Annotation
The prediction has a mean pLDDT of 82. FMN riboswitch aptamer (RFN element) from Leucobacter sp., 145 nucleotides, folded computationally. It matches the Rfam family "FMN riboswitch aptamer (RFN element)". Rfam describes the family as follows. The RFN element is a highly conserved domain that is found frequently in the 5'-untranslated regions of prokaryotic mRNAs that encode for flavin mononucleotide (FMN) biosynthesis and transport proteins. The sequence was found by an Rfam model in a public genome assembly.

């Protein structure tokens, strides 16, 4: 130094203002970015994890297999960068809540694209599963080349 194995630990971030009876959900602005890889540093390249869906197994806890899986360009430097610098744009699981909507249906009258009720629908930043799981990372011990 490479390698096998064991133990322990680590392993997801982010809000203010406005309106208003009421909004961290509307409007405006702001802010955030898991893991490994890639000639050079990545939310947007390649792959993986998580979440979600289906099937099978299981008394339960769960386990296995498969599926699904978002989003960037331009210029500059350079040997090399969709990774750096400048500019510009975009994306964000599931369940809940919900003042969103030229949405849909029914009803009302002072017939206005008004009011009431119902349905559907509206959060990357709030609440929850989750003090979980996890891609993996680090340290140490032992074996051994």
């Nucleotide at each position: 130094g490479a390698u096998g194995u064991g133990u322990u630990c680590c392993g997801g971030g982010g809000u203010c203002g406005g309106u208003g009876a009421g909004a961290a959900u509307c409007c405006g602005a702001a802010c955030c970015g898991g893991u490994g890889g890639u000639c050079a540093a990545a939310g947007u390249c390649c792959a993986c994890g998580a979440a979600c869906c289906u099937c099978g197994c299981u008394u339960c806890c769960g386990c296995g297999a498969g599926g699904c899986c978002g989003a960037u360009c331009c210029g500059g430097u350079g040997a090399a960068a969709u990774u750096c610098c400048g500019g510009u744009a975009c994306c964000g699981a599931c369940g809940g809540u919900g003042a969103u909507g030229c949405a849909c249906g029914c009803g009302g009258c002072c017939c206005g694209c008004c009011c009431g009720c119902g349905u559907c629908u509206c959060a990357g930043u709030c609440c929850g599963g989750a003090u979980g799981a996890g891609a993996g990372g680090a340290a140490c011990g032992c074996g051994g080349c």